[in-house]
Molecule: transfer RNA
Organism: Microcaldota archaeon
RNA sequence: GGGCCCUUAGCGCAGCAGUAGCGCGUUUCGUUCGCAACGAAAAGGUCGCGGGUGCGAAUCCCGCAGGGUCCA
Numbered sequence: 001g002g003g004c005c006c007u008u009a010g011c012g013c014a015g016c017a018g019u020a021g022c023g024c025g026u027u028u029c030g031u032u033c034g035c036a037a038c039g040a041a042a043a044g045g046u047c048g049c050g051g052g053u054g055c056g057a058a059u060c061c062c063g064c065a066g067g068g069u070c071c072a
Stems, first nucleotide, its partner, number of pairs: 001071007010024004018055001026042005048064005
C1' cells in the first nucleotide's frame, strides 16, 4: 500500500428498510435475623463520525476514524 470482516446499553451479542432487543451487570421492592440464591419492577442507547438515496435508514450507497485478519 491492497483485499475481507467488525464498530448497537457498563460488558458480551442479536436485529439486514417500518419508532432497537436478549443475556450478564446496575438500582429499587419482596422473601431472610442478615447474606447468598430466587421472584417482581425500573433505569440505561443521537446504533463510531460526516454525507447521500428513499415517505421512512442501525439496516442500502459514498467518505472518514478505530479494531481484527490475510497478501505484498